[in-house]
Context: one part of a larger RNA
RNA sequence: CUGGGCGUAAAGGGAGCGCAGGCGGCGAGGCCAGUCUGAAGUGGAAUCCCGGGGCUUAACUCCGGAAGUGCUUUGGAUACUACCUAGCUAGAGUACGUGAGAGGAAGGCGGAAUUCCAGGUGUAGCGGUGAAAUGCGUAGAUAUCUGGAGGAACACCGGUGGCGAAGGCGGCCUUCUGGCACGUUACUGACGCUGAGGCUCGAAAGCGUGGGGAGCGAACGGGAUUAGAUACCCCGGUAGUCCACGCCGUAAACGUUGUGCACUAGGUGUCGGGGGUAUCGACCCCUCCGGUGCCGCAGCUAACGCAUUAAGUGCACCGCCUGGGGAGUACGGUCGCAAGACUGAAACUC
Repeated sequence: CUGGGCGUAAAGGGAGCGCAGGCGGCGAGGCCAGUCUGAAGUGGAAUCCCGGGGCUUAACUCCGGAAGUGCUUUGGAUACUACCUAGCUAGAGUACGUGAGAGGAAGGCGGAAUUCCAGGUGUAGCGGUGAAAUGCGUAGAUAUCUGGAGGAACACCGGUGGCGAAGGCGGCCUUCUGGCACGUUACUGACGCUGAGGCUCGAAAGCGUGGGGAGCGAACGGGAUUAGAUACCCCGGUAGUCCACGCCGUAAACGUUGUGCACUAGGUGUCGGGGGUAUCGACCCCUCCGGUGCCGCAGCUAACGCAUUAAGUGCACCGCCUGGGGAGUACGGUCGCAAGACUGAAACUC
């Protein structure tokens, strides 16, 4: 330097942005660096290879040739690549119009329910379970009515519905704000794709400071169950769950499927947009674009299955794998307040 792979066998980075790097649309002109071709020089000897000679043969040795894939100089070619010049619009983007949406941030508001407090009615139970007990209740509970406090979550709508790069996002209103789709022209003119490092985001739990605390609830206490029961069930209950700011940086971060582009039969549903027909009706039909499901051909696959949302056919770039255990451990390093994270072996053993 090279091979084969990565949905489930080992293997896609949790996600995005992006410097370097790699790769890059159409037609034309220039140049001739890469590339191709001719010539010259050089490419030590020995060895290897080919032809021949000498020791009886061979090993060995001698002579001649070839080779020496390369380098330098020089003449030429110009399709491709690079570079330079001017241009194009099919990639990419901008403007305009329309539209959908739990996309994000801040502020405000609402009702149902639970709990607690105060008061009224009212009396002996309530609660809980497989059955019970702990527990609550004559200091008046449970039930019921009125008023109040407070926190958290938003029933129905709700949907293999929508939005977001991923994590994720669900009551209503306002303000600020990101992205997306479609339509028509107009504009810029390759401005593109990927992306080692890097930077940013990143569920839950956890950590720091301050607040908040209704319900739930690790730990913990009690009651049961049981041979035991450090559990499952029941009664309680602290951190936490909530808010602000700052850390952590992980996950079955999963579609266990990296990103982008192109191409390759169909059928059916749904969401958003455009167009057409129309007894202008929330219909219906056709078609196009974008998203999201199901079924299925070719093809692929070890099989399962995938199948225009590919795991098919290709191209570009990145990440990763290389028998099981030892081990995501040790050591070192970087990061972190810590917990720990990232990087990541070997002996030995099967």